[in-house]
RNA sequence: CACCAUAAAAGGCAAACUGCGUGAAAGCGCAGGACGCAAAGUCACUGGCCUAAGUUCCGCAAUGCCGGGAUAGGGUAGCAGGAUUGCUGGG
Repeated sequence: CACCAUAAAAGGCAAACUGCGUGAAAGCGCAGGACGCAAAGUCACUGGCCUAAGUUCCGCAAUGCCGGGAUAGGGUAGCAGGAUUGCUGGG
């Protein structure tokens, strides 16, 4: 230095759930809390998945702040890949 990994040490993050806030929603933020995580640090580049305000199409006995379908400029990095940065040093 590179690759594999987490033996030990030092630590780190924080699922579900609860409270408050925010958003149309998915979700997100803060606090508590730990299911787990060797990048569960960061980045929406590729694919997947979630949502559908707005747009559009359809429906209705109801004409509506109604119901349904399609759609991402919204989200998810704790879905996978990729990019990038980092601790230790067992192999």

c-di-GMP-I riboswitch aptamer from a Deltaproteobacteria bacterium, 91 nucleotides, folded computationally. Rfam family: c-di-GMP-I riboswitch aptamer. Rfam's curators write: GEMM was predicted in a large-scale screen for bacterial structured RNA regulatory elements. Taxonomically the source falls in Myxococcia (Bacteria, Pseudomonadati, Myxococcota). Of the family's consensus pairs, 95% are formed in the model.